Predicted 3D model of RNase P RNA and transfer RNA as a complex of 447 nucleotides. It holds a member of the Rfam family "Bacterial RNase P class A". Its family is annotated with tRNA processing, ribonuclease P activity and dimeric ribonuclease P complex in the Gene Ontology. It is annotated as a ribozyme. Its mean pLDDT, the model's own confidence on a scale to 100, is 78.

RNA sequence: GAGCUGGCCAGGCAAUCGCCGCGAGUCGCAAGACUCGGGGAGGAAAGUCCGGGCUCCAGUGGACAAGGUGCCAGGUAACGCCUGGGGGGCGCGAGCCCACGGAAAGUGCAACAGAGAGCAGACCGCCGAAGCAUCGCAAGGUGCUGGCAAGGGUGAAAGGGUGCGGUAAGAGCGCACCGCGUCGGUGGCAACAUUCGACGGCACGGCAAACCCCACCUGGAGCAAGGCCAAAUAGGGAAAGAAGCAUCCUGCCCGCAAGGGUGGGGUGCAGCGUGGGUCCCGCGCUCUUUCCGGGUAGGCUGCUCGAGGGCCGUGGUGACACGGCUCCUAGAGGAAUGAUUGCCCUAGACAGAACCCGGCUUACCGGCCAGCUC
RNA sequence: GCCGGAGUAGCUCAGCUGGUAGAGCAGCUGAUUUGUAAUCAGCUGGUCGGGGGUUCGAUUCCCUUCUCCGGCU
Repeated sequence: GAGCUGGCCAGGCAAUCGCCGCGAGUCGCAAGACUCGGGGAGGAAAGUCCGGGCUCCAGUGGACAAGGUGCCAGGUAACGCCUGGGGGGCGCGAGCCCACGGAAAGUGCAACAGAGAGCAGACCGCCGAAGCAUCGCAAGGUGCUGGCAAGGGUGAAAGGGUGCGGUAAGAGCGCACCGCGUCGGUGGCAACAUUCGACGGCACGGCAAACCCCACCUGGAGCAAGGCCAAAUAGGGAAAGAAGCAUCCUGCCCGCAAGGGUGGGGUGCAGCGUGGGUCCCGCGCUCUUUCCGGGUAGGCUGCUCGAGGGCCGUGGUGACACGGCUCCUAGAGGAAUGAUUGCCCUAGACAGAACCCGGCUUACCGGCCAGCUC
Repeated sequence: GCCGGAGUAGCUCAGCUGGUAGAGCAGCUGAUUUGUAAUCAGCUGGUCGGGGGUUCGAUUCCCUUCUCCGGCU
C1' cells in the first nucleotide's frame, strides 16, 4: 500500500419552549388543574419470508392427502437459523460461496441444427483383408455385398483420456499409466477419506428449483386472538294493572217487589294497518309499568420483567450451557419521543415501536477497535 | 396491524406438465369511395415489473425486491 474476518457507534454539548406514559405532593365533592421527580425507538423498529411463546377453536389413536425441509454431527423453546466437520467451486493468501439425498425403482423431457438425442448413429470420410461380378497374360484395377466410431461436421450435450502394439482400415481389440466403478480392509460417532488389497475393460450421459422414491417435520386461526363490565332503541321471556258495543251464562250488594249497581267467563261485531280500484275475503295488531336474559355502542383488560441485558467464573474447538453478582430499560389507542438558537467536529446515511421473542432477507453517509493475509 | 390476490404490446386479456410470445381494439401503409366512415389486404409495436439462481434453454420453476388491488375494526 492492497485486502479478509469479527465486534462496536449511528453527530455531540448547552439553553429555552413543547409532546406521551408513570410515581409523589397540593387544591378540589368530583371532573380535573398545578408543582416536583424519573422514563421515552432501531440495527434494521422495515419486508411479513421462516420458527416459537400466548390466546381461542377442533381433537382417542393411527393412516392417507396436502405442504415443507434435504451431506453429517451438534446447539436451541423451535426453525428453512447458528456452530463444527465432510465434499465441490473460486482466490497467490487470509478467507469466501454452494437448495449438497436418490438418475445402475418407475414415468417423462431435450426446441432448432444434425446421418444419429437415448439399450445411438454411416452425411463427409477411411478400408478393399473376405465373398461375388468384371477388366487384365500377370501384378493389379473398378463395382457390389460389406467392414470401421480414428478424423471432419452439427449441437448445450455424440457413450473414458494419453501412448504403444495391433489391423485391410479401425476399435479397451490387447497392454502400460491416469481416470471410473464394485467388494473387502483401515481411520472416523457419521458424512466421508484412503499413499491399502482384490476384481471389472467401462456395463454407470444430463434434468428431480419435472412427476416421483426415500428420510424427517407440520391440526386450524390469529391481540382486529381472547377475557370482564355494560347504556339508549328494537326484538325475546315473565309478572301486575287497564281496555269500545251487543248478546248469553253466572257471583255479590241495595230493594217487599219491579228494578238498579258492580265483577267474572263465553260468543259475535266494531276499530287500526296492509294486499287489490271497491265489497266480500285473506293476513297482522291492545296499551302501560316493573323485572330477567342475550347481543350492540361504549369502557376496562390482554400490555410489557423477559427463552431479558451487563460483568465474572466453570465446561465445551465452537454455537451454547451452568453458577454467582448486578440493572430495570416506551407501552399509545387517530397514534408521543419534537422545534428554535448558539458552539464544536469527521458535517450526520437508511429509517419511526403498536402482543412479545429467536432468526433470515432487504436499505444504509460514514467512523472506531481487535485479529489475520499478500 | 393481520390475512389474501395481481403485474405480459398504447388499452383489455390469452399463453405456464419449460423450447424462437399471441388475440381483439388502437396506430401506420395500400385498396375501395368524389371524399369520410365501414370493409378488405399487409405492417409496426414486447427489458413478459426489477435483480439473482436452477437448466443447454425461463413469461413459465425457485429465492429476493418493487408497485397496485381486495378482505378483517